Predicted 3D model of a 472-nucleotide part of an RNA (small-subunit ribosomal RNA, 5' domain) from an uncultured prokaryote. RNAcentral holds the full RNA, with entries from ENA. The prediction has a mean pLDDT of 81. Its Rfam family is "Bacterial small subunit ribosomal RNA".
Context: one part of a larger RNA
RNA sequence: GAACGAACGCUGGCGGCAGGCCUAACACAUGCAAGUCGAGCGAAGCCUUCGGGCUUAGCGGCGGACGGGUGAGUAACGCGUGGGAACGUGCCCUUCACUGCGGAAUAGCCACUGGACGCAGACGCCCAAUGGGGUAAAGCAGUGGAUCUUCGGACCUUGCGCUAUUGGAGAAGCCUGCGUCGGAUUAGCUAGUUGGUGGGGUAAAGGCCUACCAAGGCGACGAUCCGUAGCUGGUCUGAGAGGAUGAUCAGCCACACUGGGACUGAGACACGGCCCAGACUCCUACGGGAGGCAGCAGUGGGGAAUAUUGGACAAUGGGGGCAACCCUGAUCCAGCCAUGCCGCGUGUGUGAAGAAGGAAUUAGGGUUGUAAAGCUCUUUCGCCAGGGAUGAUAAUGACAGUACCUGGUAAAGAAGCACCGGCUAACUCCGUGCCAGCAGCCGCGGUAAUACGGAGGGUGCGAGCGUUAAUC
Numbered sequence: 001g002a003a004c005g006a007a008c009g010c011u012g013g014c015g016g017c018a019g020g021c022c023u024a025a026c027a028c029a030u031g032c033a034a035g036u037c038g039a040g041c042g043a044a045g046c047c048u049u050c051g052g053g054c055u056u057a058g059c060g061g062c063g064g065a066c067g068g069g070u071g072a073g074u075a076a077c078g079c080g081u082g083g084g085a086a087c088g089u090g091c092c093c094u095u096c097a098c099u100g101c102g103g104a105a106u107a108g109c110c111a112c113u114g115g116a117c118g119c120a121g122a123c124g125c126c127c128a129a130u131g132g133g134g135u136a137a138a139g140c141a142g143u144g145g146a147u148c149u150u151c152g153g154a155c156c157u158u159g160c161g162c163u164a165u166u167g168g169a170g171a172a173g174c175c176u177g178c179g180u181c182g183g184a185u186u187a188g189c190u191a192g193u194u195g196g197u198g199g200g201g202u203a204a205a206g207g208c209c210u211a212c213c214a215a216g217g218c219g220a221c222g223a224u225c226c227g228u229a230g231c232u233g234g235u236c237u238g239a240g241a242g243g244a245u246g247a248u249c250a251g252c253c254a255c256a257c258u259g260g261g262a263c264u265g266a267g268a269c270a271c272g273g274c275c276c277a278g279a280c281u282c283c284u285a286c287g288g289g290a291g292g293c294a295g296c297a298g299u300g301g302g303g304a305a306u307a308u309u310g311g312a313c314a315a316u317g318g319g320g321g322c323a324a325c326c327c328u329g330a331u332c333c334a335g336c337c338a339u340g341c342c343g344c345g346u347g348u349g350u351g352a353a354g355a356a357g358g359a360a361u362u363a364g365g366g367u368u369g370u371a372a373a374g375c376u377c378u379u380u381c382g383c384c385a386g387g388g389a390u391g392a393u394a395a396u397g398a399c400a401g402u403a404c405c406u407g408g409u410a411a412a413g414a415a416g417c418a419c420c421g422g423c424u425a426a427c428u429c430c431g432u433g434c435c436a437g438c439a440g441c442c443g444c445g446g447u448a449a450u451a452c453g454g455a456g457g458g459u460g461c462g463a464g465c466g467u468u469a470a471u472c
Base pairs, nucleotide, nucleotide: 001472002471006468007467008466009465010464013344014343015342016341017340018339019337020336021302026300027299028298030297031296032295035062036061037060040059041058044055045054046053047052069255070254071253078180079179080178081177082176083175084174089170092168093167097163099161100119101118102117124135125134126133127132139160140159141158142157144156145155147154148153181227182226183225188218189217190216193215194214195213196212197211198210199209200208230252231251232250233249234245235244236243237242257278258277259276260275261274280291281290282289283288308334310333311332312331316330317328318327319326320325347377349375350374357368358367381413382409383408384407385406386405387404391399416461417460418459419458420457421442422441423440427456428455429454430453431452437444438443
């Protein structure tokens, strides 16, 4: 000098854009943050023009594996980058074939019992390898009327589905070369350890697991151990090389009270799912139960320190739905904070009797100082009033009567902070007397202190200015 997620002191007019618990991954009151589908099913209640409609517990479908948070753990194929083969994939696109029946079950409800699975359909797919064996499905809604009709509907057709299948897209899982902090006052580490065979397991390669066999594997090119740490794109600085760093935004990873476990599912070993154990908190009629803000607000606590228990789904996006629509603390906005960056203003011109006052003085004069007053002009911002968007391509605007435009108003409402011995731009007087104090370094202060405190004057920056911490 630059820079900051800053804090503190003094001061503080406006706007735009951004940012805002770095500490206790401490504990959490309250509200909201993931639902939706009646065009899957039956049931209950209400209404009914008797056609049906409304509400919805329950079953069922899809979604709660996304989005949002945090950085505790992790020195690792975790991340970055470049390759690889042995693998599955809901929704979406695409290919092709189907979607016919009987019986039975589950929650709810009602009873009370132990009863149940088959036929057809298979181009294909799977097992197995000439042979053979196994294997799917579900319907719902609408339009039209030649026909049929028990007036419910059937039939035809269309849309949405269901099943099997081909290829893809997207997103995952796995392996691997290279790179990825400090310590040797850590030198040896390792028995599922290293490899093989058989078996198991997985969507899938593999000691991933298991039995047996062999005795290997890693290490001064730093194994092991200890400490520290999420990684990256980036960010800051620097001429660069480099150094430091990883807030905001984006990608990946990990975690969800602590530890463990699986279930469901295309996908989880699942933040607002389940089970077990633990700590903690709460309710209890003492028998037993309930909970998990590292979601958005908010509270206590910690701390030098970090915001509203706000509005809206209008836009963008997401989930469900044929749709209408519903949900969405994602998001878009608003509120608070000079936290930062940027812009603007606090007036303009004129004005010497160089006024008064202040402080200094060699007492002449000099200085504050064109500064003020006075005269003149203007109205940015603010304030008041009127109009009033884009964002929405028809309807729909939280923001918002906002941005912006017009008119009015009166110089009217708007300047401070640090410094002045040298480094370093800026000097005198008074007070104090090695005291009180200053100080980044050198150093000032013991009776004329440009270095302490005050004043006048000056210098620098300016809605900021200084100080402190950490970085280059």